[in-house]
Context: one part of a larger RNA
RNA sequence: CUGGGCGUAAAGCGUCUGUAGGUGUUUUGUAAAGUCUGGUGUUAAAGCACAGAGCUCAACUCUGUUGUAUGUACUGGAAACUUGCAAAAUUGAGCAACUCAGAGGCAUCUGGAAUGCCGUGUGUAGGGGUAAAAUCCGUUGAUCCACGGUAGAACGCUAAAAGCGAAAGCAGGAUGCUGGGAGUUUGCUGACACUCAGAGACGAAAGCGUGGGUAGCGAACGGGAUUAGAUACCCCGGUAGUCCACGCCCUAAACGAUGCGUGUUCGGUGUGGGGGGCACUGUUUCGAUCAUCCCUCCGUGCCUUAGCUAACGCGGUAAGCACGCCGCCUGGGAAGUACGGUCGCAAGAUUAAAACUC
Numbered sequence: 001c002u003g004g005g006c007g008u009a010a011a012g013c014g015u016c017u018g019u020a021g022g023u024g025u026u027u028u029g030u031a032a033a034g035u036c037u038g039g040u041g042u043u044a045a046a047g048c049a050c051a052g053a054g055c056u057c058a059a060c061u062c063u064g065u066u067g068u069a070u071g072u073a074c075u076g077g078a079a080a081c082u083u084g085c086a087a088a089a090u091u092g093a094g095c096a097a098c099u100c101a102g103a104g105g106c107a108u109c110u111g112g113a114a115u116g117c118c119g120u121g122u123g124u125a126g127g128g129g130u131a132a133a134a135u136c137c138g139u140u141g142a143u144c145c146a147c148g149g150u151a152g153a154a155c156g157c158u159a160a161a162a163g164c165g166a167a168a169g170c171a172g173g174a175u176g177c178u179g180g181g182a183g184u185u186u187g188c189u190g191a192c193a194c195u196c197a198g199a200g201a202c203g204a205a206a207g208c209g210u211g212g213g214u215a216g217c218g219a220a221c222g223g224g225a226u227u228a229g230a231u232a233c234c235c236c237g238g239u240a241g242u243c244c245a246c247g248c249c250c251u252a253a254a255c256g257a258u259g260c261g262u263g264u265u266c267g268g269u270g271u272g273g274g275g276g277g278c279a280c281u282g283u284u285u286c287g288a289u290c291a292u293c294c295c296u297c298c299g300u301g302c303c304u305u306a307g308c309u310a311a312c313g314c315g316g317u318a319a320g321c322a323c324g325c326c327g328c329c330u331g332g333g334a335a336g337u338a339c340g341g342u343c344g345c346a347a348g349a350u351u352a353a354a355a356c357u358c
Stems, first nucleotide, its partner, number of pairs: 004329003007312002012326001014202004021195003025089007033082002035078008047068003050064005092192001093189003096185005104178007111155001115151007126137002163170002207248006216242002221237004259325006267303011281291002307314002331358003340351004
């Protein structure tokens, strides 16, 4: 290489957009590039096969206007499939109209609770903290209580196995701007599609640069304890940081450890958002209506049949059955390291070996 794999054994890029490329619905006609087929040429010798011959046999060697692989060129034919061209179609895809849900995003304004601080009043000896203490705060009047003011950050209940988003992620309220999605109609376009090497965009936290901000929390650091020691766990403080603006960084157990798309395959039971229905059930005196009832589409959970799996488990949200495309794996260590390249202000990121060793 072939083959086999990628939830947990090695292996799905953090996520998306998308170029080249690969792949691609139905019908008709046509062409004949792929494909299939006939003929001719070529495909050195040796080899191989067949027939025969020579070494005593064999191996070996030789002879044959004998055959031969695969390939290739020219030429004739076939038209199912792939493909090109032409024409058409609508179920894939998109658009439109009408509804609907949502912590989707950005900006501005705004609210209350709590915390700290400040002021005033009241009031007096403690407060705080712990397993117990101490450091610490307090007679320059603390803690507690009341009133007033101020600052920053985060949004209790609702709250959910809930919702939205490509992922990262998103939660007080209001307004403005804005992205995506679902359903119904089947009106319009007419394959416009799927995937995607490179490429581009986004990307928690920490970290970096400049400027602001700093209530609480709090790496580092100081102190008190604990201890044999205690560079910790506990306590008192506390700087960066956490917050905002702009610019970088580009990594995570970035997890469903499960790439994306399409089709297909028993049931049961929750839940979120649509649409339809009244045969049953409930509501109702009846009817109508509505629904916790029935059908259906989309999402999100649980249990499970077949099947799959090494097992665990998965099981219409597949890890079942298939197809298309991409990424990745190939014994452990050395090592996600060295060197080189690219990127970065740096930290470092990315790409990525070998010797040696078991």
Predicted 3D model of a 358-nucleotide part of an RNA (small-subunit ribosomal RNA, central domain) from a metagenome.
Rfam family: Bacterial small subunit ribosomal RNA.